Bacterial RNase P class A from Woeseia sp., 363 nucleotides, folded computationally.
RNA sequence: GGAGCAGGCCAGGCAAUCGCGGCAUUUUGGUGCCGAGGAAAGUCCGGGCUCCUUCGGACACGGCGCCAGGUAACGCCUGGAGGGCGCGAGCCCAUGGCAAGUGCCACAGAAAACACACCGCCUAAGCGCGCAAGCGCCGGUAAGGUUGAAAAGGUGCGGUAAGAGCGCACCGCGCGGCUGGCAACAGUCCGCGGCAGGGUAAACCCCGCCGGGAGCAAGACCAAAUAGGGGAGUGCACGGGCGAAAGUCCGUAACCGCCGGUUCCGAGCGGGCUCCCGGGUAGGUUGCUUGAGGCAGUCGGUGACGGCUGUCCCAGAUGAAUGGUUGUCCUCGACAGAACCCGGCUUACGGUCGGCUCCGGCC
Numbered sequence: 001g002g003a004g005c006a007g008g009c010c011a012g013g014c015a016a017u018c019g020c021g022g023c024a025u026u027u028u029g030g031u032g033c034c035g036a037g038g039a040a041a042g043u044c045c046g047g048g049c050u051c052c053u054u055c056g057g058a059c060a061c062g063g064c065g066c067c068a069g070g071u072a073a074c075g076c077c078u079g080g081a082g083g084g085c086g087c088g089a090g091c092c093c094a095u096g097g098c099a100a101g102u103g104c105c106a107c108a109g110a111a112a113a114c115a116c117a118c119c120g121c122c123u124a125a126g127c128g129c130g131c132a133a134g135c136g137c138c139g140g141u142a143a144g145g146u147u148g149a150a151a152a153g154g155u156g157c158g159g160u161a162a163g164a165g166c167g168c169a170c171c172g173c174g175c176g177g178c179u180g181g182c183a184a185c186a187g188u189c190c191g192c193g194g195c196a197g198g199g200u201a202a203a204c205c206c207c208g209c210c211g212g213g214a215g216c217a218a219g220a221c222c223a224a225a226u227a228g229g230g231g232a233g234u235g236c237a238c239g240g241g242c243g244a245a246a247g248u249c250c251g252u253a254a255c256c257g258c259c260g261g262u263u264c265c266g267a268g269c270g271g272g273c274u275c276c277c278g279g280g281u282a283g284g285u286u287g288c289u290u291g292a293g294g295c296a297g298u299c300g301g302u303g304a305c306g307g308c309u310g311u312c313c314c315a316g317a318u319g320a321a322u323g324g325u326u327g328u329c330c331u332c333g334a335c336a337g338a339a340c341c342c343g344g345c346u347u348a349c350g351g352u353c354g355g356c357u358c359c360g361g362c363c
Stems, first nucleotide, its partner, number of pairs: 001359005007353004012329007020035006037335001041346002044344005049215004054267004058262002061211005066080005081095001082093004096206002101204002103200003118145002120141003126137004153171006172195001173193005178187003219286004229277006237252006255271004293312008
């Protein structure tokens, strides 16, 4: 000097002047304080909170899927194991089970699972021909070659007619033991076994764990208004009390209905339930911002994070608030505006600060 890797911080500052929204106060003139984001975006996950005549189980459906931690919780984060990429700093992972079963692997190739042999190798055994060399049939073979992402594990020695884990040695693979580690796993360790051909579960499936539903337009209160309207279907048995009757209350049974997946089971609850047409109110208050909160210090931990002490209050709009003007400074300002609130992930994006890696040159 160049090329990279992973992080922290900021998101124009200052002054003057006018103007917006909230809170507090007021002598109602005013005064004081506060006022968009790291993503407020996506609405993808997890919750808090509110309501649903409810609760438990089974099945279905959905989600996650190595181990150990963190967290209110998670599909998130941290650290590790295994696998992969990169010279490296580092980065990536739908990472349980294919020896339970059923599928799929185009084209090419002989052949992709009953693994049916194209080019080859053998002339051992058997048959035929030939004086013989040898040839043909039959038979054996998968070590060599072809194709492919992948072809009966690799190298070597022996053996054979020629070969082949056919046998042996080492490696690989599987199982068991021992050692280390909480564990996933690991091992120049020990033993046994010739050994289930390979991939795919982001294929069906099996296994383990988790999951009730809606959502602040949830809900609560006040005021007001209307048609406490019309139609169809379904369930209502018996006994007793009151009553002139209409009707009403209680008990039991049957029936109907009640869980935002179910012709399911159990408990509990209601007396009604289901569908269609039509009408009224769409006003106000609340929910509404003190939180799994921020900041500083300190302790523990590899870390995510947690404990302790102190300190601060930091938007609550509702057709939707922060804008205009002037001056000045500079690292010259990108992406972009809360709407119940938090923890994450994903996407968009400018500047600055140091840390680490590699390459080249000079001293």
It matches the Rfam family "Bacterial RNase P class A". Rfam describes the family as follows. Ribonuclease P (RNase P) is a ubiquitous endoribonuclease, found in archaea, bacteria and eukarya as well as chloroplasts and mitochondria. Its family is annotated with tRNA processing, dimeric ribonuclease P complex and ribonuclease P activity in the Gene Ontology. The family's RNA type in Rfam is ribozyme. The coordinates come from a structure-prediction model, not an experiment, and the mean pLDDT is 76. The gene name in the source record is rnpB. The organism belongs to Woeseia, within Bacteria. RNAcentral holds the sequence, with entries from ENA.